[in-house]
Molecule: small-subunit ribosomal RNA
Organism: uncultured bacterium
RNA sequence: AUCCUGGUCCAGGAUGAACGCUGGCGGCGUGGAUAAGGCAUGCAAGUCGUACGGACCCGCAAGGGUCAGUGGCAGACGAGUUAGUAAUACGCAGAUACAAGCCUCGAAGCGGGGUAUAGCUGGUCGAAAGAUCAGGUAAUCCCCCAUAGUAUCGUCGCAAGACGAUUAAAGUCGUAAGACACUUCGAGAUUGGUCUGUGUCCUAUCAGCUAGUUGGUAGGGUAAAGGCCUACCAAGGCUAUGACGGGUAGGGGGAAUGAGAGUUCGUCCCCCAACGGGGAAACUGAGACACGGUUCCCACUCCUACGGGAGGCAGCAGUCGAGAAUAUUGGUCAAUGAGGGAAACCUUGAACCAGCGACGCCGCGUGCUUGAAGAAGCUCUUCGGGGUGUAAAAAGCUUUUGCGCGAGAUGAAGUUUUUAUUGACAGUAUCGCGCGAAUAAGGGGGUGCAAAUUCUGUGCCAGCAGCCGCGGUAAUACAGAACCCCCAAGCGUUAUCCGGAUUUAUUGGGCGUAAAGGGUCCGUAGGCGGUUUAGUAAGUCUGAUGUUAAAGUCUUUGGGCUUAACCUAAGGAAGGCAUUGGAUACUGCUAAACUUGAGGGCGCUAGGGGCUGAUGGAACCGACGGUGUAGGGGUGAAAUCCGUUGAUAUCGUCGGGAACACCAAAAGCGAAGGCAUUCAGCUGGGGCGGCCCUGACGCUGAAGGACGAAAGUGUGGGUAGCAAAAAGGAUUAGAUACCCUUGUAGUCCACACCCUAAACAAUGGACACUGGCUAUCUGAAGUGUCGACCCUUCAGGUGGCGAAGCUAACGCGUUAAGUGUCCCGCCUGGGAAGUACGGCCGCAAGGCUAAAACUCAAAGGAAUAGACGGGGUCUCACACAAGCGGUGCAUCAUGUGGCUUAAUUCGACAACAAACGAGGAACCUUACCAGGGCUUGAAAGGCUAGUGAAAUUCCUGAGAAAUCAGGAACUACCCACAAGGACACUAGCCCAGGUGCUGCAUGGUUGUCGUCAGCAGGUGUCUUGAGAUGCUCCCUUAAAUGGGGAAACCUGCGCAACCCCUAUCCUGUGUUUUAUAUGUCACAGGAGACUGCCCGGACAUACUGGGAGGAAGGCGGGGAUGACGCCAAAUCAGCAUGGCCCUUUGAUGCCCUGGGCUGCACACGUGAUUCAAUGGCCGGGACAAUGAGUUGCAAAGCCGUAAGGCGAAGCUAAUCUCAUCAAAGCCGGUCUCAGUUCGGAUUGAGGUCUGCAACUCGACCUCAUGAAGCCGGAAUCGCUAGUAAUCGCCAAUCAGCUAUGUGGCGAUGAAUAUGUUCCUGAGACUUGUACUCACCGCCCGUCACGUCAAGCGAGCUGGGAAUGCCCGAAGCCUCCUUUUGGGGUCUAAGGCAGGCUCAGUGAGAGGGACGAAGUCGUAACAAGGCAUCCCUAGGGGAACCUGGGGAUG
Repeated sequence: AUCCUGGUCCAGGAUGAACGCUGGCGGCGUGGAUAAGGCAUGCAAGUCGUACGGACCCGCAAGGGUCAGUGGCAGACGAGUUAGUAAUACGCAGAUACAAGCCUCGAAGCGGGGUAUAGCUGGUCGAAAGAUCAGGUAAUCCCCCAUAGUAUCGUCGCAAGACGAUUAAAGUCGUAAGACACUUCGAGAUUGGUCUGUGUCCUAUCAGCUAGUUGGUAGGGUAAAGGCCUACCAAGGCUAUGACGGGUAGGGGGAAUGAGAGUUCGUCCCCCAACGGGGAAACUGAGACACGGUUCCCACUCCUACGGGAGGCAGCAGUCGAGAAUAUUGGUCAAUGAGGGAAACCUUGAACCAGCGACGCCGCGUGCUUGAAGAAGCUCUUCGGGGUGUAAAAAGCUUUUGCGCGAGAUGAAGUUUUUAUUGACAGUAUCGCGCGAAUAAGGGGGUGCAAAUUCUGUGCCAGCAGCCGCGGUAAUACAGAACCCCCAAGCGUUAUCCGGAUUUAUUGGGCGUAAAGGGUCCGUAGGCGGUUUAGUAAGUCUGAUGUUAAAGUCUUUGGGCUUAACCUAAGGAAGGCAUUGGAUACUGCUAAACUUGAGGGCGCUAGGGGCUGAUGGAACCGACGGUGUAGGGGUGAAAUCCGUUGAUAUCGUCGGGAACACCAAAAGCGAAGGCAUUCAGCUGGGGCGGCCCUGACGCUGAAGGACGAAAGUGUGGGUAGCAAAAAGGAUUAGAUACCCUUGUAGUCCACACCCUAAACAAUGGACACUGGCUAUCUGAAGUGUCGACCCUUCAGGUGGCGAAGCUAACGCGUUAAGUGUCCCGCCUGGGAAGUACGGCCGCAAGGCUAAAACUCAAAGGAAUAGACGGGGUCUCACACAAGCGGUGCAUCAUGUGGCUUAAUUCGACAACAAACGAGGAACCUUACCAGGGCUUGAAAGGCUAGUGAAAUUCCUGAGAAAUCAGGAACUACCCACAAGGACACUAGCCCAGGUGCUGCAUGGUUGUCGUCAGCAGGUGUCUUGAGAUGCUCCCUUAAAUGGGGAAACCUGCGCAACCCCUAUCCUGUGUUUUAUAUGUCACAGGAGACUGCCCGGACAUACUGGGAGGAAGGCGGGGAUGACGCCAAAUCAGCAUGGCCCUUUGAUGCCCUGGGCUGCACACGUGAUUCAAUGGCCGGGACAAUGAGUUGCAAAGCCGUAAGGCGAAGCUAAUCUCAUCAAAGCCGGUCUCAGUUCGGAUUGAGGUCUGCAACUCGACCUCAUGAAGCCGGAAUCGCUAGUAAUCGCCAAUCAGCUAUGUGGCGAUGAAUAUGUUCCUGAGACUUGUACUCACCGCCCGUCACGUCAAGCGAGCUGGGAAUGCCCGAAGCCUCCUUUUGGGGUCUAAGGCAGGCUCAGUGAGAGGGACGAAGUCGUAACAAGGCAUCCCUAGGGGAACCUGGGGAUG
């Protein structure tokens, strides 16, 4: 990087919203969701004088008006709220044992009589509220009598009906007609009561509930059925189709969203219910157990004269409170409705209007046209220009809106005999005229998702963020600006719901390895079920009817506001329920039958199936005895341990317990766990064969039951071996481990528990279907045979490979993970956690059931490419081995670190820094330090102005010098002069300058792996894809060199070759050399080597072993040449360069003098010279090659011990010089094993040379001095032939030189390689992986610190629902009593008690999660260094370790 699984996040729509910024207008809607918390004030229910008496007023009177009271009707409606309620609610469909004021219709009636009482008058009490006494009065108040078709009761009667008893009434107005009332009955309309069915949230960590409970009988009660109530009787009733309990919640029409199925919600409007401070109760009434009525209890508030009283905004306004949050103490009854009234009319915070709020929906506007190759400003820039942008300005036009003036509605219908009169809204909508672009634009966003980009600032800061994530000096992600995008009087944010989410999957998902198959079987309920026929019609399909209020949704045709939103008329549609008609394929049910599913009988048969009892040999241990002597045992190596009291070893006898070698197998049996010496007894299941029997008897299986490895538990036995714990010995930094020596539980038996495993095929059971090949076990048949084996076929089991198909892939594949059906179990991101709490089980250990808060944005599966492995195989390399010589010791040189310093300039740091940059630090170099100076500057370009010659050289003065001041000399082009040019200086302006920073912004260059053989592409093919193939395999090679085969075939960069040097020969030319020539030699050109030839090997080629010839043989030797890439490797100080920084007289620039880079307790690297006799010294005398030279190399000769000096021939070089060109070597001599005739450091003295200048700080020479050192610990380096080793020579740089360095050159010239086990590195293939910053990786647990949430917790506090007992108001009922009486039943509230339940709080103890760098270890990932993991037991700082059994992941 991929595919899959899986969660998270986002884009849409919606809201009774709130918050932030902003705000022009109108229409229509909408607005206390929290405290069903408390409420000041006003209003919200009255009306009737044509029911009644009276008081007062007006009036001469008639009459009229007003008013408290009696009476009537209303106040049970309208208005509000959603606390309670999971069913006495609501929705739908039905039912009836019922009621009814007002309304409609019908029938009948309305006769007679009487007593009170308020008001009123007069007293009394009280603060008040109010109460009370006496007198007298009216009615549509009340009572009595009559009437009775109705109703009730009784008697008779089968019924119809008959008879008897009881039961009504009210009047008012009007001259009257009549109107309105009244009484009884019937019917209707409408409304209500009651009942039934059905639908209606979460929770089983709520599984049992129930005594009026279920039913009956009788009675009571009600308008009415009924345990509604009471007495008695019976013992029922409900429940896994979820009773009972707990939580939450008003229900519906409907609303939001969605493709739909669904999910969520119930604001406004409509219907229903419930409630009116909490609780109880009845009265009145047609209707209430009554919001603005009554009584009582409680809480609260208010008044009070303390005696007692008053009150209920969840009506409209308004107020306080709480809250993120929700409006005016408005107008009118004009309309619509309601109550009363005969009516006029009155009342109405219902209603209609207005006010406030962008809270929502809808509409309009903030102007329109022209106007530059394009003003200014701002901004970006590659400095050319681009953007804002026709935008503005400017000109013309319009006037919606706004302002001013004027006109001005519809809504009006009614009422009233007539006349007359009625509009809150409202001087509003609308219309006309005038004025003037005038009065009117913001919010959010711009990394991706997701439309829209640049600059500046900042520098893991400040900040952003829905998710991933941005920010550590070049931020499209922060902040600002410019520009752009989206929407627009709004725009964003927050909260909530639906969607996306097929992410709970009915539509529409899964369970081998990702989360997920129960450990296994039996089996209850349930679900599902073979073939045929008949019936039925429950499911199913279809028609009709009714209903599902209206509003609303969708839709058709219209209408009204200028349009729209909005309102409205008439239709239609979808779906539900009920009734009814029809259809009968399928399912169901009933009945009858069938045999193939299933089961049984009969025959045969295999087997470690189970239980019990016997039995055998080997091994082991022990005891005794014999032989025998010093060890044995154990390990990586040891030790603990055993043994002279005789071990180990060996032989014999006896005893003991446990397990059963070979057979033995991919085999067999069992449901699983599991099962093995042999024999016997008892017993379960299976397979095969054909015939007979039953006749669907079947499959699955919640609950339940049984079985269930190992460990563990209890009791009692047993104990040989093994072996948790424990002890000791080792190992180790430690070693509570791995290893060793011992060793107890346990392992064994009996009985009883436990009930879990990686209890796995990580794959539930049953049935059917879908190509095969092969192996094996069991049985049968056939052919065949004397018989057996073999062969063919069938059935059943156990395996392997594989068609199709499936799968994310791996893989599965008739033993399915294929195709289908049925049933069960289980899953829904990771962690917290299989944990807490609760319950059940257990002796315990513990098991089963099983959450949440909080936290993360992932966790995970399969496969891919790499990298890695204390994985494997193969191959290579001075990698090891075999050798030779070194380093590491000593002294010195040199570099680095460190230290020091004013400075010791800078860079380079494993390999790939450290004699490296530097192939030359005394000054210079030089970048560092101190001091002194300069500022357009030491060097460059341009412009302006001025001066002129300037420059240069010399002199004087100051100074350390730079430099400054003064003086002198000397001059120029075109030119007649002027002007001008060039040049220089001065002043000023653009600018210079920087070895200042960033190699992690870069170019270029370089190192390294590595001169290793690799790296990559095209086309094709395979794979869902990343990717693979090619490039793997076999042979071969130094080589991805070549060959063969192969889904590959080609190609490129590498390899090789081409290039250079060299070894042999030839040809040509030839300075030098030499007397000359050949040759050597030098240069140029060519030849030659190619496995070409022969033999052997291999199937064959490639190739390889050997040989010939040849100077050279299989790449002859060496060089140059360095693939794709890795290391953010090195270099901003070689150069170049982006960005940043310094630059105003205290510069990070420039000049100068001096110093430093050389500093020295120390450490490291690279070298030189040694330690000596293969040597040192002295003498003699040989043999090279490469190179360099005119600012140079310098000969001869002379001087000096020497360094060197003088000298100058020759040479621009095969000619001359360095340079006799060497040294080791050779010959001769001496030294004789010593700190030496080894070694040369150090130091002293004297010189030489270079150079302005050798103090810091040069080299060399001579004399003298003569240190350490006698071969080097651990460790480590180089080298395979002209190589190592040893020896000298030359050169670059350079005045000189600290060169022992570096680059070259030749001289002398070895040893060893059996080989690839090991170390290191590399290559190929393969394997594992939890790594991909790639093992210097990842990662686990304790401990320490901080934060957070949840559980436990001695307790403490509060709430809720009940139970038992006590007490018990009002009230209904009832009893006794006639009184302002008393008692009783029931009951609210209250009290007491013990429990239940839910919260809050809590010392403390324990775990969990998170946190940038803490501590201890290293458990896991590779064979992770002891393979890991599961269950169990013990142990341990911790990860973990050990024992037993199991899995392979």